A computed fold for a 518-nucleotide part of an RNA from an uncultured bacterium, annotated as small-subunit ribosomal RNA, 5' domain. The coordinates come from a structure-prediction model, not an experiment, and the mean pLDDT is 84. The RNAcentral record of the full RNA draws on ENA and SILVA.
[in-house]
Context: one part of a larger RNA
RNA sequence: GGAUAAACGUCGGACGGCGUGCCUAAAACAUGCAAGUCGAGCGGUAAGGUCCCUCCCGACUUCUAGGAUAUUUUUGCGAGAAAUAGGGUGGGGUACACGAGCGGCGGACGGGUGAGUAACGCGUAGGAACGUACCCCAAAGUGAGGAAUAAGCUCCGGAAACGGAGUCUAAUACCGCAUACACUCUUAUGAGUACAGGAGUAAUCCGCUUUGGGAGCGGCCUGCGUCCGAUUAGUUCGUUGGUGAGGUAAUAGCUUACCAAGACUAUGAUCGGUAGCUGGUUUGAGAGGAUGAUCAGCCACACUGGGACUGAGACACGGCCCAGACUCCUACGGGAGGCAGCAGUUAGGAAUUUUCCACAAUGGGGGCAACCCUGAUGGAGCAACGCCGCGUGCAGGAAGACGGGCUUCGGGUUGUAAACUGCUUUUAAGAGUGAAGAUUAUGACGGUAACUUUAGAAUAAGGAUCGGCUAACUCCGUGCCAGCAGCCGCGGUCAAACGGAGGAUCCAAGCGUUAUCC
Numbered sequence: 001g002g003a004u005a006a007a008c009g010u011c012g013g014a015c016g017g018c019g020u021g022c023c024u025a026a027a028a029c030a031u032g033c034a035a036g037u038c039g040a041g042c043g044g045u046a047a048g049g050u051c052c053c054u055c056c057c058g059a060c061u062u063c064u065a066g067g068a069u070a071u072u073u074u075u076g077c078g079a080g081a082a083a084u085a086g087g088g089u090g091g092g093g094u095a096c097a098c099g100a101g102c103g104g105c106g107g108a109c110g111g112g113u114g115a116g117u118a119a120c121g122c123g124u125a126g127g128a129a130c131g132u133a134c135c136c137c138a139a140a141g142u143g144a145g146g147a148a149u150a151a152g153c154u155c156c157g158g159a160a161a162c163g164g165a166g167u168c169u170a171a172u173a174c175c176g177c178a179u180a181c182a183c184u185c186u187u188a189u190g191a192g193u194a195c196a197g198g199a200g201u202a203a204u205c206c207g208c209u210u211u212g213g214g215a216g217c218g219g220c221c222u223g224c225g226u227c228c229g230a231u232u233a234g235u236u237c238g239u240u241g242g243u244g245a246g247g248u249a250a251u252a253g254c255u256u257a258c259c260a261a262g263a264c265u266a267u268g269a270u271c272g273g274u275a276g277c278u279g280g281u282u283u284g285a286g287a288g289g290a291u292g293a294u295c296a297g298c299c300a301c302a303c304u305g306g307g308a309c310u311g312a313g314a315c316a317c318g319g320c321c322c323a324g325a326c327u328c329c330u331a332c333g334g335g336a337g338g339c340a341g342c343a344g345u346u347a348g349g350a351a352u353u354u355u356c357c358a359c360a361a362u363g364g365g366g367g368c369a370a371c372c373c374u375g376a377u378g379g380a381g382c383a384a385c386g387c388c389g390c391g392u393g394c395a396g397g398a399a400g401a402c403g404g405g406c407u408u409c410g411g412g413u414u415g416u417a418a419a420c421u422g423c424u425u426u427u428a429a430g431a432g433u434g435a436a437g438a439u440u441a442u443g444a445c446g447g448u449a450a451c452u453u454u455a456g457a458a459u460a461a462g463g464a465u466c467g468g469c470u471a472a473c474u475c476c477g478u479g480c481c482a483g484c485a486g487c488c489g490c491g492g493u494c495a496a497a498c499g500g501a502g503g504a505u506c507c508a509a510g511c512g513u514u515a516u517c518c
Base pairs, nucleotide, nucleotide: 001518002517003516004515006514007513008512009511011510015389016388017387018386019385020383021382022348027346028345029344031343032342033341036105037104038103041102042101044098045097048096049094050093051092052091053090055088056087057086061082062081063080064079066077068075112301113300114299121226122225123224124223125222126221127220130218131217132216135214136213137212138211139210140209141208142207143177145175146174152167153166154165155164156163157162182193183192184191185190197206198205199204227273228272229271234264235263236262239261240260241259242258243257244256245255246254276298277297278296279295280291281290282289283288303324304323305322306321307320326337327336328335329334354380356379357378358377362376363374364373365372366371393423394422395421396420403414404413406411429454430453431452432451433450437445462507463506464505465504466503467488468487469486473502474501475500476499477498483490484489
């Protein structure tokens, strides 16, 4: 000098755009939301809508007996009848719709964090013994049956969480049978293995089963690279290899029995410490050094430890089981929970934001679709935390005014600076018009951006430094005191180094200090 996810200052602070924002306690968490969806798979009907019936109330309107105003018209009073909008009770249906339930797909993505990990974890280049839901291409099939069960109903237990018994019923849920292009096994002859329907008047569409291929994705293996310590020198018994068996989607001591005695190591094994890795970022002319926030790829983790289930895929953040610590409820018998999702709280800390708006866009899940869900995402809010842009006016103006401060008392300086004259209106303020982003429609942002217009210099400057390094000097105060200081060093009565003032220099909505890296 440059840089930063920065912090701080008895400093100061106009605006806009784009970014960034718990580096510490992988500490604990109140509250709300963050993963649902499909009635075109199914039995159904708790709520709502709609239609019909029954009963009750019934504004307003119409008709009528009555008496009053004064005879009529009219007006009001009061009683009865009819009918309507509307409201309610009970029952039933249903082009709708749907709580709970069975079933399907998705909750393995998206989002967070970096504790662990020195490892085929990551990077790079290869390999063979594998899997793959949804998607694409191709071939073949989709025949005939059966037995249950949830919800429901009737009961029972429990404080609750929840559980039990009996009975009824459906399916794209479950199970045989038939068939087998094909696939698997095989002694090559045979044996074994499937299927589901739904919507529509229909055409047809969406599905289902088996197989082959593809795309993308994933599992596995290997070469090379990947921090410090020898004040860590030996380490290892499923250890190294083989055979049989088991196991996996697949290779393999992956597991097991037997056999052999190997395997790694001074080219640093083992042990200990530290650490997620990379693209990148930063510095540097480069080589190199440092670093790994945001964004992107990979990995690992989800209160701590262990385990499997389901599934194409998990050993599963908002699933299950067991153990533990912690918190909460309890009728003391027993239960419930997991923010390293988005906000937010407490704590810790020098230090890091709103319990906001919207699914309009992009993307994701479900659905034929309409649509629903989406704290992903798009936006707004807060913070000069960073970068960039812009402004705080421009021109003229010398009696070089007043004042300040210096003085050799002549003057010099602040200084064209001000006043004063003329001009402009970025920005801010007032008023108006008002987008693109969206496709025929749908805009959270947002009456935002932008544009037009009005008045008026009006609304807007500070910080550090001035002995040398290092750009910038005098006066006063102080008197080795008070103090300064990055290094050298200043201060003990003429201090350009302390404190104040005037002046100057450098940066500028910032300026300095501290910390860290080059």
Rfam family: Bacterial small subunit ribosomal RNA. Gene Ontology terms of the family: ribosome and structural constituent of ribosome.